Context: one part of a larger RNA
Parts: sequence; C1' cells; structure tokens
RNA sequence: CGGUGUUGAAGGAACUCGGCAAAUUACAUGCGUAACUUCGGGAUAAGCAUGCCCCAUUAGAAGGCAACUUUUGGUGGGGGGCACAAACUAGGGGGAUGCGACUGUUUACCAAAAACAUAGGGCUCUGCGAAGUCGUAAGACGACGUAUAGGGUCUGACGCCUGCCCGGUGCCGGAAGGUUAAGAGGAGAUGUUAACGCAUUGAAUCGAAGCCCCGGUAAACGGCGGCCGUAACUAUAACGGUCCUAAGGUAGCGAAAUUCCUUGUCGGGUAAGUUCCGACCUGCACGAAUGGCGUAACGAUGUCCCCACUGUCUCCAACACCGACUCA
Repeated sequence: CGGUGUUGAAGGAACUCGGCAAAUUACAUGCGUAACUUCGGGAUAAGCAUGCCCCAUUAGAAGGCAACUUUUGGUGGGGGGCACAAACUAGGGGGAUGCGACUGUUUACCAAAAACAUAGGGCUCUGCGAAGUCGUAAGACGACGUAUAGGGUCUGACGCCUGCCCGGUGCCGGAAGGUUAAGAGGAGAUGUUAACGCAUUGAAUCGAAGCCCCGGUAAACGGCGGCCGUAACUAUAACGGUCCUAAGGUAGCGAAAUUCCUUGUCGGGUAAGUUCCGACCUGCACGAAUGGCGUAACGAUGUCCCCACUGUCUCCAACACCGACUCA
C1' cells in the first nucleotide's frame, strides 16, 4: 500500500450520473391499518405494545383408581442485567409518475427489459383425399381432428372506444366489351407439272388465363391539406372567400420513451430543481387493433420526492485476518 471484515465523535446523502455500497428493518402474539380498487385486493400497509426469571391468585386442559404429574390462559406483585424475538436465523418503509395487464420467456459467455409470449379481440383461408407444410415420388404431418375444428396474419388482460379516405398497391367479385399464344381455319399467292397433283406460303374468322375495363374491400399495404380576409380597445377568429385532394386527423391525449427552437410558459416541491409532478397547446414531426386513452394488482423495470438509516461524504482513523514488502 492492497484485499476481506469489525468499530467510530459531531453531522447525516453535504457523496455520486444515481444512496452504488453499506447501514437500518427482520420473529411471534395482541391492537391498529389510508388513498385507490376489477371488491379479490391494497395489507406483514403504515403505526403501536408485549416477550427473561420468581411469587401469589384465578379459570381451564391432558394423564392417573388415587396420591399426584404435566400443561395453557387471565389478574396482581416482585427480581436481575448494558442488553429478555439477548446467539444463529430473520421484510427498511411511504408518496408520485412512465412502460408492460398479470405468472412466464430471452441474447449459454457484456443486454432480463419497455423486447418475446400470454389469455382475450379481429381479419382471412379451409367442406375433408381440407387448407397449409415436408418430400422427385410413394408417403407423412395436419388428425385417428371436421368450421365451438385446423392453418395464416395483426393486435395483446380489463374498462371506454376504434373516426374519414377504395385515387395508388394488394386481394375478392364480374356469362358483356378490348387485347391476346398454341391450336382450328383456309380466301388467296408462289414454285413445279402437258395435266392430275406435289411443295412452300398464307388473309379473314373461331381460339384461354392474364392484362385493360366495371364494381367491392382499410382490425388489407397505406393516406388523413394550403392561402387570404373577418367581431364596437387590443388580441383572437365561431364566420366567409379561394385553390387543391381519394379523403383532408374525429374522440382521446399532448414540450410526451414522440417537442427541434427548449432549461417553452405558469403552478408545486427546494434556500437554490436542464430532472420530477400538475397545467397550457405554438403537436419542427401524437392519434385510434403498425391500436387511442384510462386502469386495481403485479415488476431483480425507468424517473422523481419524503421518513428511517448509515464511513457514500465533511475527513478520515483504529483494530483483526490475508497478501504485498524486509529479514531468515
């Protein structure tokens, strides 16, 4: 000097990105227990008291024929110790908010999460030799199942909801029409022949799906405007005009896991707060199953605050053990 422990005056998070680490708490019995809530929870909420030994008394329990033995609760009194859940073991607590409903799963060896899954919801395909998948095939899975089933895909408990656009792309439907291959067809043409013929070529016309075309469809892929003016202070614009569009973003939410400007502005908390909470709305660039907004419970989850607690710190010190180091 380092490691692992133990202790620490006064203060008590001033440390630090951040209470990281450590400390506190911890058991049983009795009391007591808020908001909120899906009425189950929240909850061991929080918070408080008691706990050792002895004596007396009282009410029981078990065993025993009995004497008696063991044992529990209540009440009163007393004793000792620094300390009575005396060692070991053994939740710190509360408030606010984001995300995800939950238990679960995951990057074996830097990520456990807000990612994945999930029950629930929707769309879509599939009538059974099913669709789909594997295989050249036979065959197999699906399934010894049969639409309350099976496959695909999106969303993700629950509550309230899920607006407008079918112009583009996709999908579905469409006995017409246009286009269209092989094929059918054979008017003709050419070569050759004395001729019959043979050979080559070949116009109309008839020919599928597809595409064009006509419709439907957004919990299909996706999309959801601009400029100008206007009210008797000012400001603002319920209102009007105009251009464009397939339609111009509804409800709800909003400086947000989304806000550039930005530490926006106001309020709260602090003596002081780029974070946090509540509002505002000027949404650079939220928005409704690529789900929107809420939400009790849950979380080795993110953020903020408070109480308790502490060597995290002010500011370091001592001790124990193990190293390092010195000598042998």
Large-subunit ribosomal RNA, domain IV from a bioreactor sludge metagenome, 328 nucleotides, folded computationally. Its mean pLDDT, the model's own confidence on a scale to 100, is 88.